[in-house]
Molecule: transfer RNA
Organism: Ketogulonicigenium vulgare WSH-001
RNA sequence: GGGCCGUUAGCUCAGCCGGUAGAGCAAGUGACUCUUAAUCACUAGGUCGUUGGUUCGAACCCAACACGGCUCA
Numbered sequence: 001g002g003g004c005c006g007u008u009a010g011c012u013c014a015g016c017c018g019g020u021a022g023a024g025c026a027a028g029u030g031a032c033u034c035u036u037a038a039u040c041a042c043u044a045g046g047u048c049g050u051u052g053g054u055u056c057g058a059a060c061c062c063a064a065c066a067c068g069g070c071u072c073a
Base pairs, nucleotide, nucleotide: 001072002071003070004069005068006067007066010025011024012023013022019056027043028042029041030040031039049065050064051063052062053061
């Protein structure tokens, strides 16, 4: 230098053929308990790597770039 894959909540990851984002764990609050733990219920938490483009509408399609990984030379 070329090719391919990945980047979504604090962490690990879903998200179909474009229709406006979820789970588990962690965190907070409450219930239960003499107390803690466990269990149960609820709540909060996201510019979907960045910048543009296409579209009525983009996490999803296109381009460039950034970071990480694999691979070829």